[in-house]
RNA sequence: GGAGAAGGCUGAGUGGUCGCUGCGAAGUUUCGGCUUCGGAGAGGAAAGUCCGGGCUCCACAGGACACGGCAGUGGGUAACGCCCACCGUCCGCGAGGACAGGGACAGUGCCACAGAAAGCAAACCGCCGAUCGGGGAAGUCCGCUUCCCAGGAGGUAAGGGUGAAACGGUGCGGUAAGAGCGCACCAGCGCCGCGGGUGACCGCGGCGGCUCGGUAAACCCUGCCGGGAGCAAGACCAAGCAGAGAGGAGGUGCGGUCCGCACCGCUCGACUCUCGGGUGUGUCGCUAAAGGCGGCGGGCAACCGCCGCCGUAGAGAAAUGACCGCUCUCGACAGAACCCGGCUUACAGGCCUUCUCCGGCU
RNA sequence: GCACCCGUAGCUCAGUUGGUUAGAGCGCAUGCUUGACAUGCAUGAGGUCGCAAGUUCGAGUCUUGCCGGGUGCA
Numbered sequence: 001g002g003a004g005a006a007g008g009c010u011g012a013g014u015g016g017u018c019g020c021u022g023c024g025a026a027g028u029u030u031c032g033g034c035u036u037c038g039g040a041g042a043g044g045a046a047a048g049u050c051c052g053g054g055c056u057c058c059a060c061a062g063g064a065c066a067c068g069g070c071a072g073u074g075g076g077u078a079a080c081g082c083c084c085a086c087c088g089u090c091c092g093c094g095a096g097g098a099c100a101g102g103g104a105c106a107g108u109g110c111c112a113c114a115g116a117a118a119g120c121a122a123a124c125c126g127c128c129g130a131u132c133g134g135g136g137a138a139g140u141c142c143g144c145u146u147c148c149c150a151g152g153a154g155g156u157a158a159g160g161g162u163g164a165a166a167c168g169g170u171g172c173g174g175u176a177a178g179a180g181c182g183c184a185c186c187a188g189c190g191c192c193g194c195g196g197g198u199g200a201c202c203g204c205g206g207c208g209g210c211u212c213g214g215u216a217a218a219c220c221c222u223g224c225c226g227g228g229a230g231c232a233a234g235a236c237c238a239a240g241c242a243g244a245g246a247g248g249a250g251g252u253g254c255g256g257u258c259c260g261c262a263c264c265g266c267u268c269g270a271c272u273c274u275c276g277g278g279u280g281u282g283u284c285g286c287u288a289a290a291g292g293c294g295g296c297g298g299g300c301a302a303c304c305g306c307c308g309c310c311g312u313a314g315a316g317a318a319a320u321g322a323c324c325g326c327u328c329u330c331g332a333c334a335g336a337a338c339c340c341g342g343c344u345u346a347c348a349g350g351c352c353u354u355c356u357c358c359g360g361c362u
Numbered sequence: 363g364c365a366c367c368c369g370u371a372g373c374u375c376a377g378u379u380g381g382u383u384a385g386a387g388c389g390c391a392u393g394c395u396u397g398a399c400a401u402g403c404a405u406g407a408g409g410u411c412g413c414a415a416g417u418u419c420g421a422g423u424c425u426u427g428c429c430g431g432g433u434g435c436a
Stems, first nucleotide, its partner, number of pairs: 001358010012327007020041002023038006043333001047344002050342005055230004062259004067226005072086005087101001088099004102221002107219002109215003124160002126156003131153002134149006168186006187211002189208008234284003243275005250264004291310008328331001363435007372388004381419001390406005412428005
């Protein structure tokens, strides 16, 4: 200098005028409000609503079965499908990256086309034909022996070919031809022992020819977790009204089913459906939160503990805007709605840290 | 705000337990039939299976994340 890898921060600044929504103070009021002043007023994703929790209500939530979710190990956390560290496999020269990463000897299913054969056995071309049987020739001690031919029975899985996938690979021996059939080395699997690690797992040694297809984001099995609904949850206050028709013995909590429990109801009729009537959106929940920042300590880290400091939107048809200037690198994605921890997705640019590879110079 | 459903040709829909080249009706185009039109007959075109990743030998189908549309709830 070039090419990359990982992570973090930021998301134009500033001044004036006039507005908008809460809060505080003062004044005023016909008690509904109004005026003035002060101070505050969107995000890293406020988004998707995909996970997890708080909170609230429903039996303070019960039993069984379904159903759903998760899946290497250890840790963090309120909890998680999140985060950290490590292990294994794969990819990359490397920094690093990806992994839905339990089980396919518990069972069942599926593997199209092609191919002989797709899961435990089987054999299309091919190879052989030792053994048994057939034909021929020679020899003969007439029992048979030797050689040749075809490839019938049969043997084989080396080679060819198909496929995403074909029952380990190379070599030597062996054989009629072959084959882990035997042996050596290599690869994998299983078992045993020793050592290291909390563990996943790793290393070393020995033994067994054991060579065993894939698929569980197919059913399923194993282990663990999950009661349901959601702030339009729910609670309180005030005001107002008118019931009618049909169904009806069960209904509601319970929105998977059954049991159980509680409440309401069975003709003075719960509940459901249809039509009609009333009110016109009050108050609380509502924002202090597993909060932020700094220091010290523990831990590889995620994170945790202690101390100090800070005060930071809260609407309810829904505020955060408009205009005029100045500066710059000329400004992306985008707007809170109960709250919080994550994940995912969108995003003009700018800045910083650590590391790798290649080339050059010293 | 919360909860849920759907997406296959221009339109309405099929598509079995993942299997080879995704079909049907209507519509559209061309030709024949007619003096001309309609009807009828024949032939044909038209698809990123909403998008992108993943699992698998193989995805319209299975999984995940996005995009678009719709429904209900004081």

Predicted 3D model of RNase P RNA and transfer RNA as a complex of 436 nucleotides.